[in-house]
RNA sequence: GCUCCCGUAGUCUAGUCCGGCCAAGGAUACGGGGCCUUCGACCCUGCGACCCGGGUUCAAAUCCCGGCGGGAGCA
Numbered sequence: 001g002c003u004c005c006c007g008u009a010g011u012c013u014a015g016u017c018c019g020g021c022c023a024a025g026g027a028u029a030c031g032g033g034g035c036c037u038u039c040g041a042c043c044c045u046g047c048g049a050c051c052c053g054g055g056u057u058c059a060a061a062u063c064c065c066g067g068c069g070g071g072a073g074c075a
Base pairs, nucleotide, nucleotide: 001074002073003072004071005070006069007068010028011027012026013025020058030046031045032044033043034042051067052066053065054064055063
C1' cells in the first nucleotide's frame, strides 16, 4: 500500500442479512427497597448504549459515502 472483518450501557452481547410500531432486548456490575438473626443468595425496582460526520427515505443501529479506532490476510 491492497483486500476482508469488527465498533451498541461500566463489562459482555442480541438485533444489521430482508429499514418500520411502543420503551434499542438480555446478562452482569452499580444505586434503592423487600426477605433474612447477619452476610450471601433470592425477589421487586431504578440507572445507563447504537464510534464520528454527511446522504437516501415518511422512517436509519440497520442502506450509501467519507473519516476515526481495533483485528486478520496479502505484498
Molecule: transfer RNA
Organism: Thermoplasmata archaeon